Predicted 3D model of a 543-nucleotide part of an RNA (large-subunit ribosomal RNA, domain I) from a Lachnospiraceae bacterium. The coordinates come from a structure-prediction model, not an experiment, and the mean pLDDT is 85. Lineage of the source: Bacteria > Bacillati > Clostridia > Lachnospirales > Lachnospiraceae.
[in-house]
Context: one part of a larger RNA
RNA sequence: GGCACAGGACGGAUGCCUUGGCACUAAGAGCCGAAGAAGGACGCGACAAGCUGCGAAAAGCCAUGGGGAGGGGCACAUGCCCGGCGAUCCAUGGGUGUCCGAAUGGGGAAACCCGGCCGGGAACAACCCGGCCACCGUGCGGUGAAUCCAUAGCCGUACGGGGGGAACCCGGUGAACUGAAACAUCUAAGUAGCCGGAGGAGGAGAAAACAACAGUGAUUCCGGAAGUAGCGGCGAGCGAAACCGGAGGAGCCCAAACCGGGGUGCGUGCACCCCGGGGUGAGGACCGCCAGAAUACCGUAUGAGGGACAGUGGAACCGUUUUGGAAGAGCGGGCGAGACAGGGCGAGCGCCCCGUACACGAAGUCCCGGGGACGGGAGGCGGAAUCCCGAGUACCGCGAGGCACGUGGAAUCUUGCGGGAACAGGCGGGGACCACCCCGCAAGGCUAAAUACUACUUAGUGACCGAUAGCGCAUAGUACUGUGAAGGAAAGGUGAAAAGCACCCCGGGAGGGGAGUGAAAGAGAACCUGAAACCCUGUGCCU
Numbered sequence: 001g002g003c004a005c006a007g008g009a010c011g012g013a014u015g016c017c018u019u020g021g022c023a024c025u026a027a028g029a030g031c032c033g034a035a036g037a038a039g040g041a042c043g044c045g046a047c048a049a050g051c052u053g054c055g056a057a058a059a060g061c062c063a064u065g066g067g068g069a070g071g072g073g074c075a076c077a078u079g080c081c082c083g084g085c086g087a088u089c090c091a092u093g094g095g096u097g098u099c100c101g102a103a104u105g106g107g108g109a110a111a112c113c114c115g116g117c118c119g120g121g122a123a124c125a126a127c128c129c130g131g132c133c134a135c136c137g138u139g140c141g142g143u144g145a146a147u148c149c150a151u152a153g154c155c156g157u158a159c160g161g162g163g164g165g166a167a168c169c170c171g172g173u174g175a176a177c178u179g180a181a182a183c184a185u186c187u188a189a190g191u192a193g194c195c196g197g198a199g200g201a202g203g204a205g206a207a208a209a210c211a212a213c214a215g216u217g218a219u220u221c222c223g224g225a226a227g228u229a230g231c232g233g234c235g236a237g238c239g240a241a242a243c244c245g246g247a248g249g250a251g252c253c254c255a256a257a258c259c260g261g262g263g264u265g266c267g268u269g270c271a272c273c274c275c276g277g278g279g280u281g282a283g284g285a286c287c288g289c290c291a292g293a294a295u296a297c298c299g300u301a302u303g304a305g306g307g308a309c310a311g312u313g314g315a316a317c318c319g320u321u322u323u324g325g326a327a328g329a330g331c332g333g334g335c336g337a338g339a340c341a342g343g344g345c346g347a348g349c350g351c352c353c354c355g356u357a358c359a360c361g362a363a364g365u366c367c368c369g370g371g372g373a374c375g376g377g378a379g380g381c382g383g384a385a386u387c388c389c390g391a392g393u394a395c396c397g398c399g400a401g402g403c404a405c406g407u408g409g410a411a412u413c414u415u416g417c418g419g420g421a422a423c424a425g426g427c428g429g430g431g432a433c434c435a436c437c438c439c440g441c442a443a444g445g446c447u448a449a450a451u452a453c454u455a456c457u458u459a460g461u462g463a464c465c466g467a468u469a470g471c472g473c474a475u476a477g478u479a480c481u482g483u484g485a486a487g488g489a490a491a492g493g494u495g496a497a498a499a500g501c502a503c504c505c506c507g508g509g510a511g512g513g514g515a516g517u518g519a520a521a522g523a524g525a526a527c528c529u530g531a532a533a534c535c536c537u538g539u540g541c542c543u
Base pairs, nucleotide, nucleotide: 001542002541003540004539005538006537007536008535015528016493017492020465021464022462023461024460025459026458027457028456029454030453031164032163039100040099041098042055043054044053046078050074051073061094062093063092064091065090066089070082071081072080105114106113107112115133116132117131118130119129120128121127135161136160137159138158139157140156141155142154143153168199169197170196171195172194173193179186183233209216210215220247221246222245223244224243230238231237251446252445253444254390258277259276260275261274262273263272264271265270266269283388284387285386286383287382288381289380290379297376298375299374305368306367307366308365309364311360312359313358317333318332319331320330322329334351335350336340342354343353344352395419396418397417398416399415400414401413405431426441427440428439429438430437480487481486500527503514504513505512506511
């Protein structure tokens, strides 16, 4: 030095466990913010570093309701207190709520600095306290230039806005890798990214639709039609619609004609503007006749009742000198069950504890809610002369975009440039275009539901994970890294109970030996189990 065996040290695999996570289901909830949000900074405790809670009224204050013996959070020591005159705790409502942050009196290197005005602290310039003082938009009022009227501007005032939000939604802008086995049209993809906006949804939506000589009757979503028709360096690839079946179901309001009232302008009989009525596609105005009231529906005060946010009641077991540290195990004999879901308790409990089935419950706040007072809100028929029915619009040319459709025979939709109608005897569409026929009425607006999503709450489920797994985190966006944007860990387990080893001995201590606790200390905190590598010791053999 090697090999073998044994013992030990180190190490932390494995097994078991679960406070955590993952996915989903059902329901709820779905916005918050100048009445100062989201998110923070700094404080608040007898002692207080962290977390939690709270805000100079600071682990809290007030009221109401619940609850009923302990309590002063995690957090276990000491001290001092509180509580049947009902605390702690739970629920609801209220009060307080420093400073920063849209941050808004001004400034600023966020949590700091510096002001003005008014009021209060008996007085007072200084100190303290309270209130107000940003900007933008709109309405109203005032004031008011060049410039006469006027307008711009300025001032005041009221209301609104500003910022945040996981995903979802709409709009604006908009890649590349990649695919095409290279690559340029094309694809990826109107995706990612960035910006604006809305809201519990958003968008769309009440036919200038579709269809095809039969008809349908707003929109949206799902299943089919269909990987069809088509598009396509006819490559890669892209990819409908009618129609059918289902979910849901809802329709409305202006502009104008005309009527009434008011105003303005100037060229004094015209034009325009404002307000009210009227009216909206079964077109209307207008004229006549009849009726002259109400329903659907919308808004809103409210509303029996239901629900959410604390809670209450809630069945039934004992024995054992069997084992064990411990009974819930064994044995013996019982019982409940609208409850044998689950968790806990020294091991394995329907009947020990919490619960569970079932049955109840709110002073207060919020939600739903049949009905319903009130307000709004379609009269019908006929007539046909006149009037109205959304203009730089439709449409055309050029250039683009978007339509499944890449310029194609390319309609339909949008529009940057140019041209530029008609007026219901009119106009648009039916995939170039024309005719016939059919369908519709653009150039104003609103509109639930069915649909998308889940940051959040409650209940629950899993041929999901079980600490190198499962979220990055059994908690941490911490430690740490980076100038910064940003990146980003590791780390669980004594025991039933701390009973966490009094006392003695060696030692400076660490550590150890006794003693003691415990079922176990070879469970002693470097703590369940404790594999292997590696290390040490002993014995044997070999060299």